[in-house]
Context: one part of a larger RNA
């Protein structure tokens, strides 16, 4: 001197654009954050339009939040090889025939209640058999196995099987990646090799048997601390130092564990167990999880609204209208940073009153005020009035930006500091007291250093202190 997600202390006029829970990964009242489809089915109700329940299908594994965990099953970079992939896109080929059930709904019943039990009935793109096989998988190359759903109403959506393809994703392996030796030895599924098992796939990934190996002063094993990278911040640089916003990857979802669905989770707002808290009860027994958007307590120097719309962008779903989205857009509070603008402009005495200071002549503050003239950024009022939409319609934002006219200097300045470092001085209290202070040091009776007043000096809607990185 720069810088910060800051925080105090004083003061504070306006916009733009950022940007705000760094601690307790600590508890959480209350709303909303993932739903859609009737052009797959079946019922209940309505006059109709429609609504509602169920079974079905696709999404819910994405989008959002965090950083606890991890020192490598992370990450970043360069590469392999033994895989998988709903949706899409492009090829080829098929879409026959059958049957058994069950929800909802009805009749009992059983509980406080959450949620059940029995019994009858019924449908499909739900479920199962059967055929047929371009292909696809095994092969001893004869051969064997292996699929489908249909709607809407004539032109399309779809199912099934496979091959490319795009993109994603799993795995493997080279280098890179913090501090400790007051941590020196470690390890038995360890290393290796054969079968067998698994998996989408390689692989001690499990097993069973055989060997006796593997790592290590190039820091193993242990202890501490941390999310990783693009990036930021200083610094000529080399380097040191962080990892807020925004992009990525990871990993987590009270806490610990499983596994189910399903192209994909070992799933935040799904299941299932076990712990802790915490709410409900009829005491028999159930219910939750804000590290999603607000919003409470708490702790704590410190971090906002329980808003506004889906117009606009993207996402789900849907043939489409749509419908759903605290993703997003916007508005709200903070000088919490960064930029800009105002707080007037000119003229005005050898110079008003006040004030301070003085040699008592005068000097300063001072052209500063008054007072004349002028504009109106800006603020008030009135009045028009957007772009943002693209796509017939449709704008929260917002009567907002911006424009026109009017009023009228009006509504708008403060903080630090003046011994040296370091820009700026005098007076008058105090009397090693009260205090000051980065540092050196200042204050015991004339203190430019404390405390006030005048002056002056450096920044400005800020100024200063504290913290912490260069």
């Nucleotide at each position: 001197g720069g810088a910060u997600g800051a925080a105090c202390g004083c003061u504070g006029g306006c916009g733009g654009c950022g940007u705000g829970g760094a601690u307790a990964a600590g508890g959480c009242a209350u709303g909303c954050a993932a739903g859609u489809c009737g052009a797959g089915u079946g019922g209940g109700u309505u006059u109709a339009g429609g609504c509602c329940c169920a079974c079905g299908g696709c999404a819910a594994a994405c989008g959002g939040g965090u950083u606890a965990g991890u020192a490598a099953u992370a990450c970043a970079u360069a590469g392999g090889a033994a895989c998988a992939u709903u949706c899409c896109c492009a090829g080829a080929a098929g879409u026959c025939g059958c049957g058994a059930a069950u929800a909802a709904u009805c009749c009992g019943u059983c509980g406080a209640a959450a949620g059940g039990c029995g019994g009858a009935a019924u449908a499909a793109u739900a479920c199962g058999c059967g055929a047929u096989a371009u292909g696809c998988u095994c092969u001893a190359c004869g051969g064997a196995g292996u699929a489908a759903a249909g709607a809407u109403u004539u032109a399309u959506c779809g199912c099934u099987u496979u091959u490319g393809g795009a993109g994603u994703g799993g795995c493997c392996u080279g280098u890179g990646u913090c501090c400790u030796a007051u941590c020196a030895g470690c390890u038995u599924g360890u290393u290796g090799g054969u079968g067998a098992g698994g998996u989408a796939a390689c692989g001690g990934c499990c097993c069973a048997c055989c060997a006796a190996g593997g790592c290590u002063a190039u820091g193993a094993c242990g202890g501490g601390u941390a999310g990783g990278g693009g990036g930021c911040g200083u610094g000529a640089g080399a380097g040191c130092g962080c990892g807020a916003c925004c992009c990525u990857c990871a990993a987590c979802g009270a806490c610990g564990g499983a596994a189910c669905u399903g192209a994909g989770a070992u799933a935040c707002g799904g299941u299932c167990c076990g712990u802790a808290c915490a709410c409900c009860u009829a005491c028999g027994g159930g219910u939750g999880g804000c590290a999603g958007c607000a919003g409470u307590c708490g702790a704590g120097a410190a971090u906002a609204u329980u808003c506004g719309a889906c117009a606009a962008u993207g996402g789900g779903c849907g043939a489409a209208a749509g419908c759903c989205u605290g993703a997003u857009c916007g508005a709200g509070c903070g000088a919490c940073g960064c930029c800009g603008c105002g707080u007037g402009c000119g003229g005005g005495a050898a110079g008003a009153a006040g004030u301070u200071c003085u040699u008592a002549g005068g000097a300063g503050c001072g052209u500063a005020a008054a007072c004349c003239g002028c504009u109106u950024u800006u603020g008030c009022g009135u009045g028009g009035g957007a772009a943002a939409a693209a796509c017939u319609u449709u704008g929260a934002u917002g009567g907002u930006a911006c424009c026109a006219c009017g009023c009228g200097a009006a509504u708008a300045a403060g903080g630090g500091g003046u011994u040296g470092c370091u820009a700026a001085c005098c007076u008058c209290g105090u009397g090693c007291c009260a205090g000051c202070a980065g540092c050196a040091g200042c204050g015991g009776u004339a203190a430019u250093a404390c405390g006030a007043g005048g002056a002056c000096c450096c920044c400005a809607a800020g100024c200063g202190u504290u913290a912490u990185c260069c």
Predicted 3D model of a 470-nucleotide part of an RNA (small-subunit ribosomal RNA, 5' domain) from a rhizosphere metagenome. Its Rfam family is "Bacterial small subunit ribosomal RNA". The RNAcentral record of the full RNA draws on SILVA.